[in-house]
RNA sequence: GCCGUUGUAGCUCAGUUGGUAGAGCGCAUCCAUGGUAAGGAUGAGGUCCGCGGUUCAAUCCCGCGCAACGGCU
Numbered sequence: 001g002c003c004g005u006u007g008u009a010g011c012u013c014a015g016u017u018g019g020u021a022g023a024g025c026g027c028a029u030c031c032a033u034g035g036u037a038a039g040g041a042u043g044a045g046g047u048c049c050g051c052g053g054u055u056c057a058a059u060c061c062c063g064c065g066c067a068a069c070g071g072c073u
Stems, first nucleotide, its partner, number of pairs: 001072007010025004019056001027043005049065005
């Protein structure tokens, strides 16, 4: 230098052939216990990497960047 994959909640990851996003763990509150752990219930938490384009509508499609990883030279 060229090519590819990935980027979504604090962490690990789903997701939708385009219609305002979920799980597990973690966190908060409550229940329960003499108390702690385990257990049960409820809840909070996301400008879906950035900028543009297409579209009535983009996390999803297209382009250009950025970052991580891998391959080739």

This is a predicted structure of a 73-nucleotide RNA (transfer RNA) from a Candidatus Moraniibacteriota bacterium. Lineage of the source: Bacteria > Bacteria candidate phyla > Candidatus Moraniibacteriota. The coordinates come from a structure-prediction model, not an experiment, and the mean pLDDT is 81. Rfam family: tRNA. It was read from a public genome assembly.